[in-house]
Context: one part of a larger RNA
RNA sequence: UGACGGGGGCCCGCACAAGCGGUGGAGCAUGUGGUUUAAUUCGAUGCAACGCGGAGAACCUUACCUACACUUGACAUACAGAGAACUUACCAGAGAUGGUUUGGUGCCUUCGGGAGCUCUGAUACAGGUGCUGCAUGGCUGUCGUCAGCUCGUGUUGUGAGAUGUUGGGUUAAGUCCCGCAACGAGCGCAACCCCUAUCCUUAGUUGCCAGCGAUUCGGUCGGGAACUCUAAGGAGACUGCCGGUGAUAAACCGGAGGAAGGUGGGGACGACGUCAAGUCAUCAUGGCCCUUACGUGUAGGGCUACACACGUGCUACAAUGGCAGGUACAGAGAGCAGCGAGCUAGCGAUAGUGAGCGAAUCCCUUAAAGCCUGUCGUAGUCCGGAUUGGAGUCUGCAACUCGACUCCAUGAAGUCGGAAUCGCUAGUAAUCGCAAAUCAGAAUGUUGCGGUGAAUACGUUCCCGGGCCUUGUACA
Numbered sequence: 001u002g003a004c005g006g007g008g009g010c011c012c013g014c015a016c017a018a019g020c021g022g023u024g025g026a027g028c029a030u031g032u033g034g035u036u037u038a039a040u041u042c043g044a045u046g047c048a049a050c051g052c053g054g055a056g057a058a059c060c061u062u063a064c065c066u067a068c069a070c071u072u073g074a075c076a077u078a079c080a081g082a083g084a085a086c087u088u089a090c091c092a093g094a095g096a097u098g099g100u101u102u103g104g105u106g107c108c109u110u111c112g113g114g115a116g117c118u119c120u121g122a123u124a125c126a127g128g129u130g131c132u133g134c135a136u137g138g139c140u141g142u143c144g145u146c147a148g149c150u151c152g153u154g155u156u157g158u159g160a161g162a163u164g165u166u167g168g169g170u171u172a173a174g175u176c177c178c179g180c181a182a183c184g185a186g187c188g189c190a191a192c193c194c195c196u197a198u199c200c201u202u203a204g205u206u207g208c209c210a211g212c213g214a215u216u217c218g219g220u221c222g223g224g225a226a227c228u229c230u231a232a233g234g235a236g237a238c239u240g241c242c243g244g245u246g247a248u249a250a251a252c253c254g255g256a257g258g259a260a261g262g263u264g265g266g267g268a269c270g271a272c273g274u275c276a277a278g279u280c281a282u283c284a285u286g287g288c289c290c291u292u293a294c295g296u297g298u299a300g301g302g303c304u305a306c307a308c309a310c311g312u313g314c315u316a317c318a319a320u321g322g323c324a325g326g327u328a329c330a331g332a333g334a335g336c337a338g339c340g341a342g343c344u345a346g347c348g349a350u351a352g353u354g355a356g357c358g359a360a361u362c363c364c365u366u367a368a369a370g371c372c373u374g375u376c377g378u379a380g381u382c383c384g385g386a387u388u389g390g391a392g393u394c395u396g397c398a399a400c401u402c403g404a405c406u407c408c409a410u411g412a413a414g415u416c417g418g419a420a421u422c423g424c425u426a427g428u429a430a431u432c433g434c435a436a437a438u439c440a441g442a443a444u445g446u447u448g449c450g451g452u453g454a455a456u457a458c459g460u461u462c463c464c465g466g467g468c469c470u471u472g473u474a475c476a
Base pairs, nucleotide, nucleotide: 001476002475003473004472005471007470008469009468010467011466012465013464015460016459019424020423021422022421023420026315027314028313029312030311031310032309033308034306035305042053043052064301065300066299067298068297069296070295073125077124078123079121080120081119082118083117086103089100090099091098092097107114108113127290128289130288131287132286136284137283138279139278140277141275143273148187149186150185151184152183153182154163155162156161167178168177169176193267194266195265196264198235199234200233201232202231203230204229208224209223212222213221214220238261241255242254243253244252245251317417321376322375323374324373325372326371327370333364335362338357339356342353343352344351345350383414388409389408390407391406392405393404394403430452431451432450433449434448435447436446
C1' cells in the first nucleotide's frame, strides 16, 4: 500500500421488511447429469453452465457410429498432354461409383495462339469441427451503469509511499458547494444520439371525413385540408419563477404555471481492472500431431435411448370457473418459388378454383381476455387433459426408427403442493391474445407488440452484495 475480520462509523441496492404472483408436489415440453449404446458428436459447470452455442437434428445439417469406396484428392495455385463446354439413354450397385452410348464441334484471334471448362499424368502441395482458450488476436460474460480509476507539476517522507481523492454539507453520481499544501488535468458520471409524452409549421396519397351534396349505406362517389395519422423541421423543462430551511453556498422541502418538474418514462452507451472466466467448433492464428488417413465421398443408423436425479417452462387441479349462442375494441410485423380474398366440397385438418397485392391501396387478420344471455351446482364432475386404439390431412425423394395438425373413441395423475426457494415498486406485477426471425415441414422456446390492470414500502435491527472513512493483523 492492499486484502481480510462472526471490528467500528456513514450510505446504497426488490438486499431484507410490507405486499402480489410463482417454483419445489401432478402430467407433459425442453436442457443437463447419470446410465445405456456400434454411436448416443462437441462445447458451456456456483452466482456469471443447464428452453445455453442450436433464429428451429426425418435425409441434408452432422462434426458421431457401421458398411462400402477414393488417394494431388470434395476445394486453391503452378506444369505437361488431350478434349469445346455441355448433353441423351441403357446396364450393375444401397448409393458413391463403374461400364456402354446419343447429340454437339462453340467464343476471341495479329491464324502463332488465347480465354473459360473437362479429362489424364507427375510433383510442389491441398485438407483436418485433430490437441493446446494455461501460447494468442478478435469477440463475450461478470463484479456493475457500481462511482470509482489515474496522471503532470508542487509539497512531504531516508524509503516503500503519502498529499491531491481526506474533512463539513449535498447528490442517482469523485454531482456540486465550502474548507484545505496543494494547483490543475485525463478515463469514467452527466450531457450530446434514438424512441415515447404536448403543441406549432410544412405536405395531403394509398391515409383522414367536421361541414355540403349524392348514395348501392361501404369515405362508396363528388368534394374538403378542419380532425386523426403519416414524416420532415421547429417550440417546450432550465430548479427558470415564488415561499421556507440552510452557512449569504451547494442543495433540500412546499407551491404556481404547465401536456410534462426536478435525471419526465424507456433504450443505446459499460472507466482502470478482476475471474490464467468463456470461446482454437463463427472467424483468424503460433506450436504440436495425421497425410492410401485424424483427409474426402456415399448409404443406413445415431444426436430423439431410459431404472433414475436436477434446472427452466407449459397445462391444470376449477364456479372471479367450464361449455353453448350473440356482440365490441388493438398495436407491431411479414408477403412473389410469397401472402392468398371470394366461391365450391368436407364435421374438420384441408382440398379445388382463383380476384387483388412487390403493398399506409391487396392479403396474413375473425385479436383474446371483455360485455350480454342460457346451462352446469362442488362431484375426480359438463373440472383436467396425459395415455392409447381407429380413420385422415399437409409438407417433403422420403414421416418405420423420428414431424405437425384434424376427427371419432379412450379419459391417467392431479382437490393448490414438505424443507427450501424465485420474480416484481407502475402502465410495473399478474393476466389476455397477436406477430416475426429461423424455416419445405416442425415452438409450451426466443425476440417484439399491444389489451385489461393491481397490492405494498413502517423502516434499515437482521440476511446477501456493493461504496467511503477508520481500526486490528503472525496474510501478500